The RNA shown here (c-di-GMP-I riboswitch aptamer) has 89 nucleotides and comes from Desulfosarcina cetonica JCM 12296. The sequence was found by an Rfam model in a public genome assembly. The coordinates come from a structure-prediction model, not an experiment, and the mean pLDDT is 85. Taxonomically the source falls in Desulfosarcina cetonica (Bacteria, Desulfobacteria, Desulfobacterales, Desulfosarcinaceae).
RNA sequence: GCUCGAAAAGGGCAAAACAUCCGAAAGGAUGUGACGCAAAGCCAACGGCCUAAGUCCAGUGAUCUGGAGAUGGCGGCAGGGCUGCCGAG
Numbered sequence: 001g002c003u004c005g006a007a008a009a010g011g012g013c014a015a016a017a018c019a020u021c022c023g024a025a026a027g028g029a030u031g032u033g034a035c036g037c038a039a040a041g042c043c044a045a046c047g048g049c050c051u052a053a054g055u056c057c058a059g060u061g062a063u064c065u066g067g068a069g070a071u072g073g074c075g076g077c078a079g080g081g082c083u084g085c086c087g088a089g
Stems, first nucleotide, its partner, number of pairs: 002089004012037002017032006035076001041082003047077001048074003055068005
């Protein structure tokens, strides 16, 4: 340096649920909590998925209804980029 994660050591992260707060929603933050994770560290400008406030279109008497639509999200959906602990070969 490359490949790998069987065993080990010291550590790390933290799903669901619940509480409070933020948000139109999806979702997020903090705390409790551990289902899992060898990159579950960082990056959203590719794919996929979720939402639809503003906006546009149609209908309507209408403050209403339906549709389109990310500029909003998910990295714990897969790929990609960058970085990295321990061990084995």